[in-house]
Context: one part of a larger RNA
This record gives sequence, C1' cells and structure tokens, in this order.
RNA sequence: UGACGGGGACUCGCACAAGCGGUGGAACAUGUGGUUUAAUUCGAUGAUACACGAAGAACCUUACCAGGGUUUGACAUCUAAGGAACCCGGCAGAAACGUUGGGGUGCCCGCAAGGGAGCCUUAAGACAGGUGUUGCACGGUUGUCGUCAGCUCGUGUCGUGAGAUGUGGCCUUAAGUGGUCAAACGAGCGAAACCUAUAUCCUGUGUUGAUUUUCACGGGAGACUGCCCCGGUUUACGGGGAGGAAGGCGUAGACGACGUCAAAUCAGCGUGGCUCUUACACCCUGGGCUACACACAUGUUACAAUGGCAGAAACAAAGAGUUGCAAAGCCGCAAGGUUAAGCUAAUCUCGUAAAAUCUGCCUCAGUUCGGAUUGAGGGCUGAAAUUCGCCCUCAUGAAGUUGGAAUCGCUAGUAACCGUGGGUCAGCUAUACCACGGUGAAUACGUUCUCGAGUCUUGUACA
Repeated sequence: UGACGGGGACUCGCACAAGCGGUGGAACAUGUGGUUUAAUUCGAUGAUACACGAAGAACCUUACCAGGGUUUGACAUCUAAGGAACCCGGCAGAAACGUUGGGGUGCCCGCAAGGGAGCCUUAAGACAGGUGUUGCACGGUUGUCGUCAGCUCGUGUCGUGAGAUGUGGCCUUAAGUGGUCAAACGAGCGAAACCUAUAUCCUGUGUUGAUUUUCACGGGAGACUGCCCCGGUUUACGGGGAGGAAGGCGUAGACGACGUCAAAUCAGCGUGGCUCUUACACCCUGGGCUACACACAUGUUACAAUGGCAGAAACAAAGAGUUGCAAAGCCGCAAGGUUAAGCUAAUCUCGUAAAAUCUGCCUCAGUUCGGAUUGAGGGCUGAAAUUCGCCCUCAUGAAGUUGGAAUCGCUAGUAACCGUGGGUCAGCUAUACCACGGUGAAUACGUUCUCGAGUCUUGUACA
C1' cells in the first nucleotide's frame, strides 16, 4: 500500500421487512446430469451452465454411427494435353459412384492457318482439405462485479524510503453531484449532459386518411428549482405550494471507467504452434442427435363458482406480405378444399382481438372442473411423415382438491390476468424468444437481522 475480520461508524440496493403472484406436490413441454447405445456429435457447469450456442435436428442441416464409394480430391491457384459449353437417353445400383449411346459446334481477333476469354475432361505434382488439438499461445466478441461511483495523471508539497497529499473534514446528491474549509492547484477516463423514443401545444408540407387535423415528415415552444413559503453557514441543497400536459434525473432506451474471475468462445469468424494426408480429408444411402429405471433446472396447463359451458353484442396497438398475403362466393361439422378479386401496401390482405359486458344453464361433485393417454376416421406441407411433423372430428377420459423443508420475481401503468404480431421457417415439436396493446392492484413502519456494495477508521502470525 492492499487483502481479510463471526472489528467499529456512516450510507445504499426488491437486500431484508410490508405486500401481491409464483416455484418446490400433479400431468405435459423443453434443457441438463446419469444410464443405455453402433452412434445417442460438440460446447456451456456456483453466483456468471441447464427454453444456453440452436431466430426452428424427418432428408438437408450434421459435425456422430453403420455400410457403399473417391484419392490433386466437394473448393482455390499454377503447368501440359484434349474438347465448345451444354442437352437427352440405356444398363447396373439404395444412392453416390461406375459403364455405354446419341444430339450439339456459340463469343472476341483474323481472309485463312491459328490465337484468346470462359467452361468441361484427363495426367503429373506443387498443393488443397480437417467442426482434429491447444481459449493456459492469441485477435475479435461476450458474461460478471455494476450504471456500482469509482480509477488515475501533471506540477507542487510532505516523507531517508515504500508512499502520502490531491481523492481528506463538515453539509449535500442518484453520483469523486455540488458547496465550503484545509498544501494543494489543475487535468483525464468514468457520473451527468449530448443521442433516440414517449407525454402537451403552435406551425409548414403531403395522400391512400378522419379539414372538429388522426397520421407521416420537417420547424418551433415548453421544465430551468424559473416563481412563492419554510429550513439550511442563509451556500450547495432539502421539505411544502402555485401555475402547468408534464416538477424537481418527467418516463423509458442506447451508452458499461481502471480492472477482477489464466471467466466463456480455436464449433460463428480470423489466427501462431502441434497434428492427420488412400485419411482425423471428401461423396452417398440408412440410422442417430427424439433412447429411458431415475435426478435436477426453466416453463405451460390445471386442481375450479372472482369458475366452466352455450348464445348475444363492444373496444386495441404493433407488425408482416410478390417464390408472398389472399378477400368475397361455393363445398365440407371442422382441419381444409375450390375458384379468383385486390395488393410491391395509411389504398388490398393476414384480421372475428381476448379478457371485460349482458342473458341462460351447471350448484360444490374428481363434477358440464381438469385435460394427459389411447383407439378410429380425415386434412396439410413435403421426393419422402415408420423410427420422428402439425392440424381437425368422434370416442376415451389419467394424475391433480392449492403443494414439506426450502426458494424466486416484482415499487406503477409496475405485478398479476388477457389476447395480438414477428423472426427462424416447405412444414413444425413455440408452452420458447423478441415485440405490441387491453384490464389493472396491494404494500414500503423502518434498517435490528440475511445477502451484496461504497466511504472513513481499527486490528493482523496474510501478500
């Protein structure tokens, strides 16, 4: 000087407390461990792995396994020789691969011979190739402490020196934010501000829209403790109030200091070293990544009457669409089919929002709760749904009556409840993720305790 303390003082945070809703019990979905397997590819492993990489494993993806094949190779550059490229068949085969037949002569320079560009085939070798290894050789990127308020520098001063001071004291702040005093005076990276969205008003332009100005794109106003009262060194600032659409950081996002964990990633990419080279490379078919005594994690649906079912009838926002979204009509109980307007979208379509509201039935039961599982019949995508897709109809109707110890999230348009859209995508295992609106709470006395953090101080057999 740090680090640590079951030392101290002060302060903060959904950290506790006060509340609301969950998890832990059930069924299912997904991930992981384990086990199994020819293979169940690989990585991620306290917080900071486990609906994570994966914004979508039937083939492909795919890296794994079995079998069948290739060896200058699926891909790149160079050399030589030949051929237009290319198209259509036959045989064998699971395909890849193998073998065989036919058609076909383009472009540029040149009268021609010939040469050139591009593409294909063959040969030999330089080489290709590796999701092989090392994240403890690295770049880049990311998580975490933590949006915590810290981390430093120049000059000066103090100290023999390591170092200290500045960065301390008091007050204050979300903040090393600001005020003030002091051997400090200044500065930088952070904080804040600048940026984006949103809430109010004025104004210009515009059509597909709503001329009572919605919307889009511009310009401007507005919030600054500006005004008043009280407290306070009469400073910074704090408490209350007025006006105001909005009040004291208005709300939200982006933005993450010096560093820590030899944290994560060589499988996104790049890359040093090592290593394989008739194989650890490459192609294909089939299988596997979907196994199942079990254990954990994250979710969904429930256990019901603040409910379930049937009928009636309201109110959104944000998105997507030409290999696409698809109306109306007709057929079908339905999934869907058929036909086909419109739309490169404020025009057309997806597209009826649902909860809420009104009326009726059910009357506390394993039920008109709950929907797992299974059977039968259909539909869709796709060469192809057996391993292993989704949807519809009928039948079946399991566990489950609120969950032990323990544990998680959340402070306001938040939690909780309710639907809607998007990405990935042929289809889908989405209950996931990312966004959007609708309805809309309770509670916070307080900081003793738990966890984490900051500042000052103290002890130390630690560095």
Overview: This is a predicted structure of a 463-nucleotide part of an RNA (small-subunit ribosomal RNA, 3' major domain) from an uncultured Candidatus Berkelbacteria bacterium. Model confidence (mean pLDDT): 82 of 100.